This is a predicted complex of two RNAs, RNase P RNA and transfer RNA, with 471 nucleotides together. The coordinates come from a structure-prediction model, not an experiment, and the mean pLDDT is 79. Rfam match: Bacterial RNase P class A. Its family is annotated with ribonuclease P activity, dimeric ribonuclease P complex and tRNA processing in the Gene Ontology.

[in-house]
């Protein structure tokens, strides 16, 4: 210098002017209520002027996970359904994070893994191919039998062909063909037998908290792939969501049709259980049609909060101490502009080659809280640092 | 704001629940027929199955993440 890889950081600062949304204070006006010695006083709401103070993000996003909170039963049982899936830890919890183990990729730094089970069961594998899962005979190899031809020392031998067999070592097809090498064995062959190697399973043993790693031994056991196929195992999950829920207010026709006693509703599917309503009224309740109101307050912003120090831990994180307070609308505010500084780029001047000065231009990207948190994912312009590989110089 | 569903040529739909080259109709283009047009007949083109990854021998189909589109949901009686 080039290529790569991982982590971290902040998403410009200050001031002037003009605006926006809440909050607080003073004053003025209007309205309501209370009181009055009728001059006024108190209180609440609204409007206006002035002053003060506050005002988006690292992702506020996607709404993909997990929780808090609220209601339904104090959230219950079974099936179904859904999710997760190495081990240990962290956490309120998680599908997140940390550490380790195993596999794969990369020369490496590093990255990825839905990483339990297909030696439980069932299924699937197009085309090609002989054969695709208790495998298979197309070519090849081998012996046997028949007929033909050739040779001969007349015992036989050879060549191709036909037939029914044996065989999986080799060829061929395929994404995948049922361990590998060698020796023996055989008509030819084959874990058919043996030795070594690889894998798997059983038993024993050592390290570790464990996944797992190593060692010894037995078994010819060779068992293929696929579970983001059904399924099995283990663990987790009740539902709805802030339009949850709650207090008040406004208006209307508490109208019509259907369902409705083994009833209706309370979480969608079922059964049980529990609760509320209902007890012969066609009720309660549900669905549809029709009708009405488009309001106000709470929930609602101080919370698993942030920062600093210290201790424990490899780390994620936790304990303790101190400091600190920071948006909150309901159609949606947090903006615009100018100046200075900072930063970047270009041009140019000086220089002790480290830098310094002047001028011009830019200051962008992704994107806007809506009950609140912890994550993940995705979008995006920069800066800094560590590490790896390659090339060059000293 | 919350919840749910969908995506295949220009348009409307298929593809047996994973099997090779993704089909069909309308539409488009060319040719024939006709004096010309329509109708009719023949032929052709047009697809990264919304996009990007993954699982699998193999993905329109299964899984994950994005992108785009659509729908439902207030309260009272």
């Nucleotide at each position: 210098c080039g290529a790569g890889c991982c982590g971290c950081c902040a998403g410009g600062a200050u001031g002037g002017c003009c605006g926006c949304u809440g909050c607080c204070u003073u004053c003025u006006c209007u309205c309501g209520c209370c009181u009055u010695u009728c001059g006024g006083g108190g209180u609440g709401a609204g409007a206006g002027c002035a002053g003060g103070g506050a005002g988006a993000g690292g992702a506020a996003a996607g709404u993909c996970c997990g929780g808090g909170c609220u209601c339904c039963a104090u959230a219950g049982g079974g099936c179904a359904c859904g999710g997760u899936g190495g081990u240990g830890g962290g956490u309120a919890a998680c599908g997140c994070c940390c550490a380790c183990c195993g596999g794969c990729c990369g020369c490496a730094a590093g990255g990825c893994c839905a990483g339990a089970g297909c030696a439980a069961g069932u299924g699937c594998a197009a085309c090609a191919g002989a054969g695709a899962g208790u495998a298979g005979a197309c070519c090849g190899c081998c012996a046997c039998g028949g007929a033909a031809c050739c040779c001969c020392u007349c015992g036989g031998g050879g060549u191709g062909u036909c037939g029914g067999g044996g065989u999986c070592a080799g060829g061929c097809u395929g994404a995948a063909a049922g361990g590998g090498u060698g020796c023996g064995g055989u008509a030819a062959g084959a874990g058919c037998g043996c030795a070594c190697c690889a894998g798997c399973g059983g038993g024993g043993u050592g390290g570790u908290a464990g996944a797992u790693c190593g060692c010894c031994u037995c078994g010819g056991c060779u068992a293929g792939g696929u579970a983001a196929a059904c399924c099995u195992c283990a663990c987790c999950g009740g539902g709805a969501g802030a339009a949850a829920g709650u207090u008040c207010a406004u208006a209307u026709a508490g109208g019509g049709a259907g369902g409705g006693a083994u009833g209706a509703c309370g979480c969608u599917g079922c059964c049980c259980g529990c609760g509320u309503c209902g007890c012969u009224a066609g009720a309660a309740c549900c669905u549809c049609c029709g009708g009405g109101u488009a309001g106000a307050g709470c929930g609602u912003u101080c919370g698993a909060g942030g920062c600093c120090g210290u201790c424990g831990g490899c780390a994620a994180c936790g304990g303790c101490g101190g400091c600190u307070c920071u948006a909150g609308a309901g159609a949606c505010a947090u903006g615009g502009u100018c100046a200075u500084c900072g930063c970047c780029a270009g041009c140019u001047c000086c220089c002790u080659c480290g830098g310094g000065g002047g001028c011009u231009g830019g200051u962008g990207a992704c994107a806007a809280a809506a009950c609140c948190c912890g994550g993940c994912u995705u979008a995006c312009g920069g800066g800094c640092g560590a590490c790896u590989c390659g090339g060059g110089g000293u | 704001g919350u919840c749910c569903c969908c995506g295949u040529g220009g348009c409307a739909c298929a593809a047996c629940u994973g099997g090779a080259u993704a089909g069909c109709g309308c539409g488009g283009c060319c040719c024939c027929c006709u004096c010309c047009u329509a109708a009719g007949g023949g032929g052709c083109a047009g697809g990264u199955u919304g996009c990007a990854g993954g699982u699998u021998c193999g993905a329109a189909c299964c899984c994950u993440g994005c992108c785009g589109g659509g729908g439902a949901c207030a309260c009272c009686a």